[in-house]
Molecule: transfer RNA
Organism: uncultured bacterium
RNA sequence: GGCCUCAUCGUCUAGCCAGGUUCAGGACACAGGGUUUUCAACCCUGCAACACGGGUCCAAAUCCCGUUGAGGUCACCA
Numbered sequence: 001g002g003c004c005u006c007a008u009c010g011u012c013u014a015g016c017c018a019g020g021u022u023c024a025g026g027a028c029a030c031a032g033g034g035u036u037u038u039c040a041a042c043c044c045u046g047c048a049a050c051a052c053g054g055g056u057c058c059a060a061a062u063c064c065c066g067u068u069g070a071g072g073u074c075a076c077c078a
Base pairs, nucleotide, nucleotide: 001074002073003072004071005070006069007068010028011027012026013025020058030046031045032044033043034042051067052066053065054064055063
């Protein structure tokens, strides 16, 4: 340098292929409350994310292009 893959809550992830009950769901963590003599456990509620820019479309996390970052592979390199 070429090609390929990936990027979503604090963490791990579902949803992407095949656009639409998704102003994005779950687990853990965290916060508040309940229960308990206390702690743990359990129950309820809350908090919080689509890497960035553009395009297509009635509608984009999802499709397309570019950028950034990460990984893989090939080539180059006395």